The part of an RNA shown here (small-subunit ribosomal RNA, 3' major domain) has 478 nucleotides and comes from an uncultured bacterium.
Model confidence (mean pLDDT): 85 of 100.
Context: one part of a larger RNA
RNA sequence: UGACGGGGGCCCGCACAAGCGGUGGAGCACGUGGUUUAAUUCGAUGCAAACCGAAGAACCUUACCUAGGCUUGACAUACAAGUGGUAUUGAAGUGAAAGCGGAUAGACCUUAGCUUGCUAAGGAGCUUGAACAGGUGCUGCAUGGCUGUCGUCAGCUCGUGUCGUGAGAUGUUGGGUUAAGUCCCGCAACGAGCGCAACCCCUAUUGCCAGUUGCUAACAGUAGAGCUGAGCACUCUGGCGAGACUGCCGCCGACAAGGCGGAGGAAGGUGGGGAUGACGUCAAGUCAUCAUGGCCCUUAUGCCUAGGGCGACACACGUGCUACAAUGGCCGGCACAGACGGCAGCUUAACGGCGACGUUUGGCGAAUCCUCUAAAGCCGGUCCCAGUUCGGAUUGUAGUCUGCAACUCGACUACAUGAAGCCGGAAUCGCUAGUAAUCGCAGAUCAGCCAAGCUGCGGUGAAUACGUUCCCGGGCCU
Numbered sequence: 001u002g003a004c005g006g007g008g009g010c011c012c013g014c015a016c017a018a019g020c021g022g023u024g025g026a027g028c029a030c031g032u033g034g035u036u037u038a039a040u041u042c043g044a045u046g047c048a049a050a051c052c053g054a055a056g057a058a059c060c061u062u063a064c065c066u067a068g069g070c071u072u073g074a075c076a077u078a079c080a081a082g083u084g085g086u087a088u089u090g091a092a093g094u095g096a097a098a099g100c101g102g103a104u105a106g107a108c109c110u111u112a113g114c115u116u117g118c119u120a121a122g123g124a125g126c127u128u129g130a131a132c133a134g135g136u137g138c139u140g141c142a143u144g145g146c147u148g149u150c151g152u153c154a155g156c157u158c159g160u161g162u163c164g165u166g167a168g169a170u171g172u173u174g175g176g177u178u179a180a181g182u183c184c185c186g187c188a189a190c191g192a193g194c195g196c197a198a199c200c201c202c203u204a205u206u207g208c209c210a211g212u213u214g215c216u217a218a219c220a221g222u223a224g225a226g227c228u229g230a231g232c233a234c235u236c237u238g239g240c241g242a243g244a245c246u247g248c249c250g251c252c253g254a255c256a257a258g259g260c261g262g263a264g265g266a267a268g269g270u271g272g273g274g275a276u277g278a279c280g281u282c283a284a285g286u287c288a289u290c291a292u293g294g295c296c297c298u299u300a301u302g303c304c305u306a307g308g309g310c311g312a313c314a315c316a317c318g319u320g321c322u323a324c325a326a327u328g329g330c331c332g333g334c335a336c337a338g339a340c341g342g343c344a345g346c347u348u349a350a351c352g353g354c355g356a357c358g359u360u361u362g363g364c365g366a367a368u369c370c371u372c373u374a375a376a377g378c379c380g381g382u383c384c385c386a387g388u389u390c391g392g393a394u395u396g397u398a399g400u401c402u403g404c405a406a407c408u409c410g411a412c413u414a415c416a417u418g419a420a421g422c423c424g425g426a427a428u429c430g431c432u433a434g435u436a437a438u439c440g441c442a443g444a445u446c447a448g449c450c451a452a453g454c455u456g457c458g459g460u461g462a463a464u465a466c467g468u469u470c471c472c473g474g475g476c477c478u
Stems, first nucleotide, its partner, number of pairs: 007478007015468002019431005026322008034313002042053002064308007073132001077131001079129005088105001093100002108123007134297002137295003143291002145286003148282001150280001155194006161170003174185003200274004205242007214232002219229003245268001248262005311450001324424001328383007341370002345364003349360004390421001395416007437460007
């Protein structure tokens, strides 16, 4: 000077408390450990690994295993020599394919000579050789870059001056205040930088501009539908503005910073959300995104191919989904979103099929057409507390679709089957408002999909916070 303390003081945070819903018990899905295996590729391991890299493992991917093959190589650069029956084409045969094998056909460009389709030289290409290629092989404790974390916590420093022999201190401490080292006051300090805040984006209100969406608002046509004429008023779309600043009033305060209450206002004291992560910590993570030093392999640790594996299963952990029911299940009828996506695509309509889906046909490169009937909800009916009209695992049979190909190992449909489960021990997690809870919809990846995941979108929509003694983490002073 720090760090630490079951030392003290002050102060924060879903940290506790107050509440609501879960996890831990069941079935299933996914990830991980372990075990097994020819292989079950590799990495991630308290918080900060475990629906993580992976926003798509049947082949491919793929890095693993077994087997078969190749050796200047699947790919790059350059050199030397050779090469017109050359490059290219690649038949038969062999094989799981790759590969091996080579029948047949057979060129191009530039220059020169000419007999005008030949010759010569060169190029391209190919072959051979030697340099080299190649490596998801090792080291993240050799590294760059990127990332997690403390933590969006309020801190971390510097120049000059002053003090101290010096390490260093001061400033940055103190009195108030704030979400904040935020601001005010004081002070041997005076200033400054990186952080805080603001500037950026979305959202909440509104004005102007614009009108192939919207509106019958006014007129006309029409059985009906913005369907058409017509019109930009409204809704909306999207560009430029306005608006919020403790600006105004009162009280408190040190006449300060600021706090409390009020007015006006769509919004009030950071309005809500996002992006944004200081100096540093963890030899944190990543050599398998990429890059890269060193080391290692070089007829193999490289490359190609087929099949298998990454999907195994006594078990253990983590994250989820579905339930155990009546605030519910089932049946019928009726209603209301937002955001996104679409041509090897989204698919309307009609017809066939119980259905997954199929056939024909039409629209749309899309504010125009389609995905698109949102679901919870409301109305009516039924079930009557039961392992049930709860629950749907598992299994059998028959199918549909994608795709060379669904055996290992796809999703979906129909019929049948109907398991555990009656609210979960110790323990433990999330959340303070349009939040939790609950309900559906879309998208990326993608042929298809093991998505119950992730990222978004809207619908319905709570309870509670006395308080800071205690648990956890953090800040300042001592």